RNA sequence: GGUCAGAUAGCUCAGCUGGUAGAGCAUGGCACUGAAAAUGCCAGGGUCGCCGGUUCAAGUCCGGCUCUGACCA
Numbered sequence: 001g002g003u004c005a006g007a008u009a010g011c012u013c014a015g016c017u018g019g020u021a022g023a024g025c026a027u028g029g030c031a032c033u034g035a036a037a038a039u040g041c042c043a044g045g046g047u048c049g050c051c052g053g054u055u056c057a058a059g060u061c062c063g064g065c066u067c068u069g070a071c072c073a
Stems, first nucleotide, its partner, number of pairs: 001072007010025004019056001027043005049065005
């Protein structure tokens, strides 16, 4: 330098055919207990890597860029 894959919550990851962003773990609160653990319920937490484009509407489609990984040279 080239090809391919990936970037979404604090962490690990979903997101179907474009239609108001989710799960588990973690964190906080409550219930339960003599008190804890475990369990159950509730809650907070996101400019979906960045900049543009298409569209009534983009995490999703298109272009460029950045970063990470694999492979080729």
This is a predicted structure of a 73-nucleotide RNA (transfer RNA) from a Phycisphaerales bacterium. Its Rfam family is "tRNA". The family's RNA type in Rfam is transfer RNA. Model confidence (mean pLDDT): 83 of 100. The RNAcentral record of the sequence draws on ENA. The source organism's lineage runs through Bacteria, Pseudomonadati, Planctomycetota, Phycisphaerae and Phycisphaerales.